[in-house]
RNA sequence: GAAAGCGGUCGAGGCGGCCGCGGGUUUUCCCGAGGAAAGUCCGGCCUCCGCAGGGGAAGGUGGUGGGUAACGCCCACCGGGGGCAACCCCAGGGAAAGUGCCACAGAAAACAAACCGCCUUCCGGCCCCGCCGGGAGGUAAGGGUGAAAAGGUGAGGUAAGAGCUCACCGCGUCGCCGGUGACGGCGACGGCACGGCAAACCCCACCUGGAGCAAGGCCAAAUAGGGGAGGAUGGGCUGCCCCGGCCCGCUUGACUCCCGGGUAGGCCGCUCGAGCAUGCCGGCGACGGUAUGCCCAGAUGAAUGGUCGCCCACGACAGAAGCCGGCUUACCGGCCGCUUUCCCUC
RNA sequence: GUCCCCAUCGUCUAGCCAGGUCUAGGACACAGGGUUUUCAACCCUGCAACACGGGUUCAAAUCCCGUUGGGGACG
Numbered sequence: 001g002a003a004a005g006c007g008g009u010c011g012a013g014g015c016g017g018c019c020g021c022g023g024g025u026u027u028u029c030c031c032g033a034g035g036a037a038a039g040u041c042c043g044g045c046c047u048c049c050g051c052a053g054g055g056g057a058a059g060g061u062g063g064u065g066g067g068u069a070a071c072g073c074c075c076a077c078c079g080g081g082g083g084c085a086a087c088c089c090c091a092g093g094g095a096a097a098g099u100g101c102c103a104c105a106g107a108a109a110a111c112a113a114a115c116c117g118c119c120u121u122c123c124g125g126c127c128c129c130g131c132c133g134g135g136a137g138g139u140a141a142g143g144g145u146g147a148a149a150a151g152g153u154g155a156g157g158u159a160a161g162a163g164c165u166c167a168c169c170g171c172g173u174c175g176c177c178g179g180u181g182a183c184g185g186c187g188a189c190g191g192c193a194c195g196g197c198a199a200a201c202c203c204c205a206c207c208u209g210g211a212g213c214a215a216g217g218c219c220a221a222a223u224a225g226g227g228g229a230g231g232a233u234g235g236g237c238u239g240c241c242c243c244g245g246c247c248c249g250c251u252u253g254a255c256u257c258c259c260g261g262g263u264a265g266g267c268c269g270c271u272c273g274a275g276c277a278u279g280c281c282g283g284c285g286a287c288g289g290u291a292u293g294c295c296c297a298g299a300u301g302a303a304u305g306g307u308c309g310c311c312c313a314c315g316a317c318a319g320a321a322g323c324c325g326g327c328u329u330a331c332c333g334g335c336c337g338c339u340u341u342c343c344c345u346c
Numbered sequence: 347g348u349c350c351c352c353a354u355c356g357u358c359u360a361g362c363c364a365g366g367u368c369u370a371g372g373a374c375a376c377a378g379g380g381u382u383u384u385c386a387a388c389c390c391u392g393c394a395a396c397a398c399g400g401g402u403u404c405a406a407a408u409c410c411c412g413u414u415g416g417g418g419a420c421g
Stems, first nucleotide, its partner, number of pairs: 001342010013311007021032004034317001038328002041326005046212004053243004058208005063077005078092001079090004093203002098201002100197003115143002117139010151169006170192001171190008216268004226259005234248005275294008312315001347420007356374004366404001376392005397413005
């Protein structure tokens, strides 16, 4: 210098003047959108459901250890795959519990299987040291088909072959050692018995009660519990089912459906919180602890805008609506740091 | 705001939850031809689609994840 990998950070540009909007202790004062406020995909706080009991169903997660309020998130490590490397990716438990699927092609697709070929043998033919045709048998080394053909490579062996035998590799079992563990290393044995798919059903382990701020509570206003149909070992609640539990009712009628009528105002929940910034300590790290400082939108037709001056990179994606922790998606660009490979110069 | 559902020819749909002859079937519409004196009807032929991007798998319209678009319910 070039190419590449990883991480962080800023982002309605900044400063000042004037006017305006929402909130606050209504005032010469203070605060006023985001890294994603988004998608609503996970996890929690909070609130209610007679406090959630037993069983089932359903759903989710899936290497190990840790972090966390919790998680499907994050960190570190292990195993596999990709890259020269920095580094990146993986829904990464179980296929010797069972069921199922593996189209087409192919002889055969999971109880393996002889189409061509190779070999032995018998019979027949011919122009008889051989070739051709047919029968019986052996053979999974070779060809061909396929995504996948029943361990791989080499040597021995054989009529030809074959884990038939041997060496190495792979696989499995056992033992020892290292590690908290996933797992790794070493040794012995086994001749191979075990194809793939579980983002197919399923099995195993673990997790989940349900609903959601239109949750839910209070005040005020309104009013007639109106009309019709159904309705009895019946119905409602337990916000998926059963058991269990609680409540109402059986014609003076619970409850369900339809029609009609009234009211549709205010307050709380509502923002100080697993909070933010800086320093120090512990930890490889995620993160934890501690000291000091700070208050940072709370609307309910719903605020965050307009204009002038100077400077610049000429301004992207987009805007709160109970609140947090994540993930994912969108984004003109700017800045900073670390690392790898190659080239050049000293 | 909260919670659900759906997406296949121009339109309505089958196939999806047993993944493979799916090169995706049917009806209406459209185009051409036949029949008819002509038109309609009828017959034959054709055109035409899995919303988008990834993943699992030998193989995806189908299974999983994300995005986009549309629809519905709730004091």

This is a predicted complex of two RNAs, RNase P RNA and transfer RNA, with 421 nucleotides together. It holds a member of the Rfam family "Bacterial RNase P class A". It is annotated as a ribozyme. About the family: Ribonuclease P (RNase P) is a ubiquitous endoribonuclease, found in archaea, bacteria and eukarya as well as chloroplasts and mitochondria.